[in-house]
Molecule: small-subunit ribosomal RNA
Organism: uncultured bacterium
């Protein structure tokens, strides 16, 4: 720091996505150590079980052990004393700290700065002052009772630091101006007898609390009004304190757009993540402060609770009961159960730190300090190191050579961190003592590489790539998007990257994200400028000067806890972690100064603004009048059959007389030229003339005021057309409606009609509202029209001409835009305010408010869902969009084709099998230049298996390799006597060896099996169209353009001209090759030769020349001459490309597939099938003709297994027989023509189809299934719907002839000459292409893209009779337990009085207090309409999503009716 993704490609908007960090994490797989930290995020859910606040005998009276001693003993033992321990209770002190949790709480509830003259303060430190003297009770104990307990009642005896008076009062509290004057205390224990420690009551400290205050502190306005103790006074009450805290009385205050009330959400802060900062998220651990403590409520005790481990009450809910009635509160610390993806031991110890009680020794502490579990973080360390190449095996890959895995391994040296084992052994302790941790840390000695490597990835982005499995399956994905038989994207293996004791996934935050934009966005077309204007409150605001010092700006001091955060040193071996210093920290407070700017006070100014006077345009607006032409109606009159209407029609209208035509009348509505990218209005919008009222603008003048200005959230006004009310009023048009058409349908377009509205008056409605471009103000070149004014020049004048203000339009500097545009009328540079925008759909939509008579409008989401939605431009391909041009495209002609019957093809069918491909043009006499066998790939049968064919190796046989009589058989094969070889060396000798052949056997052959979508080659086709492209260079952010457009011309992007283009490639043309005309020169197979003909080499034609068209060329007309003339005619030749166009069956070939068979071989079949369809021909249909006789004249070819002549048979097909030819020598060899004759218009002497016999020919073989000849037989068929074909001159059209193929078969094909035409006015129109230009939502490119109903499935959401919860609140009843209050006849020692016995008591009164009742207050409970919010509803509503559903064709080109609001 930035990437990827809309597009055939660009730029730009714009959302998605990924790379980084992070974390109280959790999951996968995986696992060596060790520090140092962290660990119920969820049910503030329930909880067994232990523990977790006790302590003090030096407060106080008892008990209880023990050792003593004394006294009595009935020797059991009792009493008593002393000493020591324990101790239940009384009584002090602590239980308000410590620990835990985050439910509540939007608050003074935290943070931060200040108040407190409006306040407390035990325990603690310091200073004073006292501690005298009495009294009367009660636990414990004893005795009796009640209860299951739990606990409790009565009687009785006793202490004190418990409790109560009296004294005494320096302070202290109250009262007085003072003087003074009135009230308030105590306790005592230990003791070494020095003191020491408590008590009481005052001052002051320190620390710690309470209250107040400024300022900060989360979303919602689809919560806009909230509030009765409310707000504020007095008196009273209460508190430590101020206060509506409380209560009574007055008075109506208070708070709120700068967001109150109301929902929703949250404990808040230091901090912590993240980030480059501003932000942004966050509050676990630790620290600070709140707040809770089963849920609500209360108040006691106390220095200090309204009290986690105290009380009362109600409630749930648990336990225990004897059924009466009790007991409980882990959001302490383990632990348990639920919930949950998910969180640790019922562990040690008080050794240290701290706390609590105690003179103390000490207790007691789940605070605390360890130690266990968890790779949850973080950080450290290790699985070894050096050397080893025969690149070991082995595994993957291969082009088979070799690559890699890989110095990796083994192998050798070596080390010993870690592990094991064994020995020593801390600090932490301040102190005599006293260490959980801990035999830990660390030191040491032995032992051995010995005990330690995984995870995720490899298509991009993102480092990393191959093989094989699968084949749109299986499965992967953050986001694009893989998989449909050659998958670097599944899965798996090899290898290769990353990170490493972790590595991956999910989840959440920042980040990227300048995608909420203060730092730091934007709003003409991408999302965004309210339809417009007046004008509240806020915001902002000319020059000048003064005061002030709020803002602003600096010093100063306070403060801004500790940890955290930077640096610097230190301590653990390092680091993490941790000690010390230091730095730094926004704000805020208090104070001192500064005065430019902004504010403030006061003053003065005119340039703004705003009157004043003079003028001046003008469809501004309301009112009222008034004209004229037009429609269409009525009356009349003329006049006769149609009119009207359309693309053509028909409804319609018209003999009851229309239309047309005069004249006359009514009635409404709109106002033609003038008239204009002219006016005027703020915007809707506003047009005949007239008259009245009115509003605003311009220009001159520089007379008055003196900043009075901007803009403008609510608010309020205006506000087209369509609707709606209510009453006019209706000529014209005209939804809806009716009929006619039109069509597959036409609930449209087109036609006839037609009601509502359209017009008026009043009143609602409030949307479109465009320049898609808020207002103000002020700078910034210019021309150039045109509206309305003033100057100044000039003139007699009015034009002219220059200047100037204002308003409307164009062009166009800078400049600024993604681009296209914009550009003094900004979208340029500034400044001020206002609205509005943030991804597409959903949704101009639900719900809810609100406004309207209604339809509707204003606000305005969300759930799902997609990876786009979109702008401006570029290239193209498309248009039933233009605009130039070409082509047998079409038009003009010729023959045709479709119809007949055959031939050949294809399709469908059938079939055992009719092998296979080739399917629009560009498949269908195509592959196939010719299927009887063969061919042959295709069926049936029968066989063969290293195999019909090649190549390599290992065997092997010896009469081998070959031939091969006969048997079996349909062959093929299969078996078989016999005869029998060949090369080298050898030997007496095929003796022996080897080779070659053969046999086996393993490699392998074999494949017309698939895949033209895996491809090479070849081909078709647009198209022989004029076109396709580079190189600088110029333009453009950019695709891309430019050249190549553009004016001419041409068959041609062919040439000229011009021009930001200069050149240049492939194409076009030329060069080749035939004919045409001529020269030379060679030739021979007839007897000569000019000539002809045959090859060969030349020649010639270039728009060269005349003329003209033109302004030049290029070219074009036209002429001459020439054989031939403007490319002379044919051929060959086919550019970038495009159709995944053919072919895997012509070859080659990757890749599956087959291997006794999908390979090979043979027989027979079949490819020749037949209801039918189509393609291409042949042959007619006749007389321009048909049969017969005679006749004449090419050319390109072929020919030795061949052509085959003359003769001969035979009607003929052919047959005998062979000259002659290896070919300019010989042969096949015409035919339409032309003469004569015959047929005379009929299915015929046209036609020949089909059948029958009867021959030939060719092949081993013509049955399936060949060709031919002759008799015979003679079918459709009398010029062919709709439609389509070929041709533009030696061409169509007729005629025939040869060739290949091939034994034999050709109506095909490829050539080849004979005779030999008509027609082209012209490009409107069909195809088709070419350039140029336009519009596009197409780019797989119109065979495209696409809308909406309906059906199906799926998911979310709205309404819905209702149904069931949650929350708050309000009314009324009731109302525990508790404060305060009234009473208080019951009850009661101390203090007082009186009395009586008597020296301690009794009994009466009184002060005092209290049990109970009663009031108020009030937690829950309970009735009650309501209000908010969830869930859940038959049924519905519309959405969104889904490979191939159905029905039209709405949008995109003029989308075929321009689309759209």
């Nucleotide at each position: 720091a930035g990437a990827g993704u809309u597009u055939g490609a660009u730029c730009c908007u714009g959302g998605c996505u990924c790379a980084g960090g992070a974390u109280a994490a959790a999951c996968g797989c995986u696992g060596g150590c060790g520090g140092c930290g962290u660990g119920c995020c969820u049910a503030a859910u329930g909880c067994a079980u232990g523990c977790a606040a006790g302590u003090c005998g030096a407060a106080c009276g008892g008990g209880g052990g023990a050792u003593g001693g004394a006294g009595c003993u009935u020797c059991g033992g009792c009493u008593u004393c002393a000493u020591c321990u324990c101790u239940a209770g009384u009584g002090g002190c602590g239980g308000a700290c410590g620990g835990g949790u985050g439910a509540g709480u939007a608050a003074c509830g935290c943070g931060u700065a200040a108040g407190u003259g409006a306040c407390c303060c035990a325990u603690c430190c310091c200073c004073g002052a006292g501690u005298g003297g009495g009294g009367g009770a009660u636990a414990a104990c004893c005795c009796c009772g009640a209860g299951a307990a739990a606990u409790c009642g009565g009687g009785g005896c006793u202490a004190a630091u418990a409790c109560c008076g009296c004294a005494u009062a320096a302070a202290g509290u109250g009262g007085g101006a003072g003087a003074c004057c009135a009230c308030c205390a105590a306790a005592g224990c230990a003791u070494u007898u020095g003191g020491g420690u408590g008590c009481u009551u005052g001052g002051g400290g320190a620390a710690g609390g309470g209250c107040u205050u400024g300022c900060g502190u989360c979303c919602g306005a689809u919560u806009a009004g909230c509030u009765a103790g409310u707000u504020g006074g007095u008196g009273g009450g209460g508190u430590a304190a101020a206060g509506g805290c409380c209560u009574a009385c007055c008075a109506a205050g208070g708070c709120c757009g700068a967001g109150a009330u109301c929902g929703g959400u949250a404990g808040c802060u230091g901090a912590u993540c993240u980030g480059a900062g501003a932000g942004g998220a966050c509050g676990g651990c630790c620290a600070g402060c709140c707040a809770c403590a089963c849920u609500g409520g209360g108040a006691c005790u106390g220095a200090g609770a309204c009290a986690c481990g105290g009380c009362c009450c109600a409630g749930a809910c648990u336990c225990c009961u004897a059924c009466g009635g009790g007991a409980g509160g882990c959001a302490g610390c383990a632990g348990c159960a639920a919930g949950g993806a998910a969180u640790a031991u019922u562990g040690u110890g008080c050794a240290a730190u701290g706390g609590g009680c105690g003179a103390a020794a000490g207790c007691c502490u789940g605070a605390c300090a360890c130690a266990g579990c968890g790779a949850c973080g973080c950080c450290g360390c290790g699985u070894g190191g050096g050397g080893g190449a025969u690149g070991a095996a082995a595994g993957c890959c291969u082009u088979c050579g070799g690559g890699u895995u890989g110095u990796a391994a083994a192998c050798c040296c070596c080390u010993u961190u870690u592990c094991u084992c064994g020995g020593g052994g801390a600090a932490g302790a301040a102190u005599a003592a006293u260490g959980a941790c801990g035999g830990u840390a660390c030191c040491u000695g032995a032992g051995g590489a010995a005990u330690a490597a995984g995870u995720c990835u490899c298509g991009g982005c993102u480092a990393a790539c191959u093989a094989c499995g699968u084949g749109c399956c299986a499965g992967c994905a953050g986001c694009c998007g893989c998989g449909g038989u050659a998958a670097u994207a599944c899965g798996u293996a090899g290898g290769a990257g990353g990170c490493g004791a972790g590595c991956g996934u999910u989840a959440u935050c920042c980040g990227g994200a300048u995608u909420u934009a203060c730092u730091g966005g934007g709003c003409g077309u991408a999302a965004a400028g309210c339809g417009c204007g007046c004008g509240u409150a806020g915001g902002u605001g000319g020059c000048u000067u003064u005061u002030c010092a709020a803002g602003u700006c600096g010093g100063a001091u306070g403060u801004a806890a500790a940890a955290u955060c930077u640096c610097c040193c230190g301590g653990c071996u390092c680091a993490a972690c941790u000690g010390g210093g230091a730095g730094g920290c926004a704000c805020c407070a208090u104070u001192c100064g500064a005065u430019a700017c902004u504010g403030u006070u006061g003053g003065g100014c005119u340039a703004g603004a705003g009157g004043g006077c003079a003028g001046c345009a003008g469809a501004g607006g309301g009112a009222g009048g008034u004209g004229g032409a037009a429609u269409u109606c009525c009356c009349g009159g003329u006049g006769u059959a149609g009119u009207g209407g359309u693309g053509a029609a028909a409804u319609g209208c018209g003999u009851a007389g229309a239309u047309a035509u005069c004249g006359g009348g009514a009635g409404g509505a709109a106002c033609a030229c003038c008239a204009g990218u002219g006016g005027c209005g703020a915007a809707a919008g506003c047009a005949g003339c007239c008259u009245c009222c009115u509003g605003g603008g311009c220009u001159g003048c520089a007379c008055c005021u003196g900043a009075c200005g901007c803009u403008g959230a609510g608010g309020c006004g205006c506000g087209a057309a369509a609707g709606c009310g209510u009453g006019g009023g209706g000529a014209g048009c005209g939804a809806a409606c009716a009929g006619g058409a039109u069509u597959a349908g036409a609930u449209a377009c087109c036609c006839u009609g037609g009601u509502a509205g359209u017009c008026c008056a009043c009143g609602c409605c409030g949307u479109a509202a465009c320049a898609a471009u808020g207002g103000a103000c002020a700078c910034u070149a210019g021309g150039u029209a045109u509206g309305g004014g003033g100057a100044g020049u000039a003139u007699c004048g009015a034009c002219c001409c220059u200047c100037u203000c204002u308003g409307u339009g164009c062009c166009g500097a800078a400049g600024c835009u993604a681009a296209c545009g914009c550009g003094c009328u900004a979208a340029g540079u500034g400044u001020c305010c206002c609205g509005c925008c943030u991804g597409g759909g959903g949704a101009c939509u639900a719900c809810g408010a609100u406004c309207g008579c209604a339809a509707g409008g204003u606000u305005a989401a969300a759930a799902c869902u997609c990876a786009a939605u979109g702008g401006a431009a570029u290239u193209g391909a498309c248009g039933g969009g233009g605009g130039c041009c070409c082509g047998c495209a079409c038009a003009a002609g010729c023959a045709g084709c479709g119809g007949a019957g055959c031939g050949u093809g294809u399709g469908g069918u059938u079939u055992a099998a009719u092998u296979c491909g080739a399917u629009g043009c560009a498949a269908c006499g195509c592959g196939a230049a010719g299927a009887a066998c063969c061919u042959u790939a295709c069926c049936a049968a029968g066989g063969c298996u290293u195999g019909a064919c090649a190549u390599g190796c290992u065997g092997g046989a010896a009469g081998u390799a070959g031939c091969g009589a006969c048997c079996c058989g349909a062959a093929a094969g299969g078996g078989a006597a016999g005869c029998g070889a060949c090369c080298u060396g050898u030997u007496g000798a095929g003796u022996c060896a080897g080779g070659a052949a053969c046999c086996u056997g393993c490699a392998c052959a074999g494949g017309u099996g698939c895949u033209g979508c895996a491809u090479g080659g070849c081909u078709g086709u647009c198209g022989u169209c004029a076109g396709c492209u580079c190189g600088u260079g110029c333009c453009g952010u950019g695709a891309g353009g430019u050249g190549u457009u553009g004016g001419g011309u041409u068959a041609a992007g062919u040439c000229c001209c011009g021009c930001a283009a200069c050149g240049a490639g492939c194409g076009c043309a030329a060069c080749c090759c035939c004919c045409g005309u001529u020269g030379c020169c060679a030739g021979u197979u007839g007897c000569u030769c000019u000539c002809u003909c045959u090859g060969g080499c030349g020649a010639g034609a270039c728009u060269g020349c005349c003329c003209c068209g033109c302004g030049a060329a290029a070219c074009g007309g036209g002429g001459a001459g020439g054989a031939a003339g403007g490319u002379g005619g044919g051929g060959a030749u086919g550019a970038c490309g495009u159709c995944a166009a053919g072919u895997c069956a012509g070859c080659a070939u990757g890749g599956c597939c087959c291997u006794u068979a999908u390979g090979c071989c043979u027989u027979g079949g079949g490819c020749u099938a037949c209801a039918c369809a189509c393609a291409c021909g042949c042959u007619a249909c006749a007389a321009u003709g048909g049969g017969u006789g005679g006749u004449a004249c090419a050319g390109u070819u072929g020919g030795u297994g061949g052509c085959a002549a003359u003769g001969g048979a035979g009607c003929a097909a052919u047959c005998c027989g062979g000259a002659g030819c290896u070919a300019a020598u010989c042969c096949c060899a015409a035919a339409a023509g032309c003469c004569a004759u015959c047929c005379u218009c009929g299915g015929u002497a046209c036609g020949g189809a089909u059948u029958g016999c009867a021959g030939g020919c060719u092949g081993a073989a013509a049955c399936u299934c060949g060709c031919c000849u002759g008799c015979a037989u003679g079918a459709a068929g009398c010029u062919g719907g709709a439609g389509u074909u070929g041709c533009u001159a030696g061409u169509a059209a007729c005629c025939g002839c040869a060739g290949g193929u091939c034994a034999g078969c050709a109506u095909a094909c490829u050539g080849c000459g004979g005779u030999g035409a008509a027609u082209a006015c012209g490009u409107u129109c069909u195809c088709g292409g070419g350039c140029c230009u336009u519009g596009u939502a197409c780019a797989c490119a119109c065979c495209g893209c696409c809308c909406g109903u309906c059906a199906c499935g799926u998911c979310a959401u709205g309404a819905a009779a209702g149904u069931u919860g949650g929350c708050a609140a309000c009314a009324c009843c009731u109302g525990a337990a508790g404060u305060c209050g009234a009473u208080g006849g019951g009850c009661c020692a101390a203090c007082c009085c009186c009395g009586g016995u008597u020296u301690a008591c009794c009994g009466g009164g009184g002060a005092g207090g209290u049990a109970g009742u009663c009031g108020c207050c009030u937690a829950g409970g309970g009735u009650g309409g309501g209000g908010c919010u969830g869930a859940u509803g038959a049924u519905u509503g519309g959405g969104a999503c889904g490979a191939a559903g159905u029905c039209g064709u709405a949008a995109c080109a003029a989308g075929g009716u321009a689309a759209c609001c």